[in-house]
RNA sequence: GUCCCAGUAGCACUACGGAUAGCAUGUUGGACUUUUAAUCCAAAGGUCGUGGGUUCGAAUCCUACCUGGGAUG
Numbered sequence: 001g002u003c004c005c006a007g008u009a010g011c012a013c014u015a016c017g018g019a020u021a022g023c024a025u026g027u028u029g030g031a032c033u034u035u036u037a038a039u040c041c042a043a044a045g046g047u048c049g050u051g052g053g054u055u056c057g058a059a060u061c062c063u064a065c066c067u068g069g070g071a072u073g
Stems, first nucleotide, its partner, number of pairs: 001072007010025001013022001018056001027043005049065005
């Protein structure tokens, strides 16, 4: 240089073009318990990597770029 893959709550992940973007874990608060742990309930936490485009509608499709990983010379 060329090609491929990935990027979404603190971390790890899911989501047919039409959910208020969700699950688990962690965090915070509460319940329970003599106390801790465990268990149960609730809450907070997201520019869906960035810009542009297509579409009535984009996390999802197209495009350029950024970051990380890999292949090749």